This is a predicted structure of a 74-nucleotide RNA (transfer RNA) from a Bifidobacteriaceae bacterium.
C1' cells in the first nucleotide's frame, strides 16, 4: 500500500433482505431474605449506534471520506 472483518448502554452481545434501538448476559443502585453477609428472587437507572457528509417519507442497516481494533497478502 491492497483486501476482508468489526466499532450499538459501564462492559459483552442481539436488532430477520431500510420501518418503534434492547432479546439476553455481566456489572451498578434499591428492596426481599439473614444475627450479619453471600447466593437466589423482585425492581430501577444508563446508548441514538466510531466521526463527518449523502440517498430516502424513513438509515444501526445502503453509498462516500476519514478515525480506531483484529485478520490476510505484498
Nucleotide at each position: 500500500g491492497c483486501c476482508c472483518u468489526g466499532g450499538u448502554a459501564u462492559c459483552c452481545c442481539a436488532a430477520u433482505u431500510g420501518g418503534u434501538a434492547g432479546a439476553g448476559g455481566a456489572g451498578a443502585c434499591g428492596g426481599c431474605c439473614u444475627c450479619a453477609a453471600a447466593a437466589u428472587c423482585c425492581g430501577u437507572a444508563c446508548a441514538g449506534u466510531g466521526u463527518g457528509g449523502g440517498u430516502u417519507c424513513g438509515a444501526g442497516u445502503c453509498c462516500c471520506a476519514c478515525c480506531c481494533g483484529g485478520g490476510g497478502c505484498a

NCBI's taxonomy places the organism under Bacteria, Actinomycetota, Actinomycetes, Bifidobacteriales, Bifidobacteriaceae. The coordinates come from a structure-prediction model, not an experiment, and the mean pLDDT is 81.